RNA sequence: GGGCCGGUGGUUUAGGGGUUAUGACGUCGCCCUUACAAGGCGAAGGCCGCCGGUUCGAUUCCGGCCCGGCCC
Numbered sequence: 001g002g003g004c005c006g007g008u009g010g011u012u013u014a015g016g017g018g019u020u021a022u023g024a025c026g027u028c029g030c031c032c033u034u035a036c037a038a039g040g041c042g043a044a045g046g047c048c049g050c051c052g053g054u055u056c057g058a059u060u061c062c063g064g065c066c067c068g069g070c071c072c
Stems, first nucleotide, its partner, number of pairs: 001072007010025003018056001027043005049065005
């Protein structure tokens, strides 16, 4: 340098054009317990790597760039 794959809450992950972006772990509150853990219920936390384009509408499609992984 070229090819392919990926970048979404603190971590991890689903979603591939349209109501409010999904789950798990973690965090916080309540219940339970003498207490802790486990368990039950609830809450906060992301507007989707960046910049453009297409579209009535983009996390999703297209282009460029950045970062990471694999291969040549």